[in-house]
RNA sequence: UUCUUCGGGGUUGGGUGCAAUUCCCUACUGGCGGUAAAGUCCGCGACCCGUGGCAGAAGGCAGGAGAAAAGCCUGCGUGUCUGUCAUGGCUGACUCGGUGUAAGUCCGGGACCAACAGUAAAGUCUGGAUGAAAGAAGAA
Numbered sequence: 001u002u003c004u005u006c007g008g009g010g011u012u013g014g015g016u017g018c019a020a021u022u023c024c025c026u027a028c029u030g031g032c033g034g035u036a037a038a039g040u041c042c043g044c045g046a047c048c049c050g051u052g053g054c055a056g057a058a059g060g061c062a063g064g065a066g067a068a069a070a071g072c073c074u075g076c077g078u079g080u081c082u083g084u085c086a087u088g089g090c091u092g093a094c095u096c097g098g099u100g101u102a103a104g105u106c107c108g109g110g111a112c113c114a115a116c117a118g119u120a121a122a123g124u125c126u127g128g129a130u131g132a133a134a135g136a137a138g139a140a
Base pairs, nucleotide, nucleotide: 001140002139003138004137005136006135013025014024015023027124028123029114030113031044032043033042034041039112040111048089049088050087051086052085053084054083055082056081057080060076061075062074063073064072094110095109096108097107098106116127117126118125
């Protein structure tokens, strides 16, 4: 450098109610790299928003040839949509004690967080997503 494969988990049991896996009690889950082993530290990815380049698609307008057309040719836009590359923005949450050379990462106690849309208000249901990606493994 090229190719292949892999690459996100979780609503248990009850209550209220016409209706809630969404409210209440209880329960369950935790992408990737770094580092004394991390959902909470540092960084990255995805999701969402903006900008620029490239490519494609549909449509609109004007003109032309022609007997004529919804067809053909030429031209036009700070236009619309989709994809891709680059770049920017946004992006949740931790304390106490112990051990130790070293741990907000291990052990113990107690906490907290979890995008967007749908819907009786969602980390867990449905959907974008049998997607994509940070990355990991292997082969040449």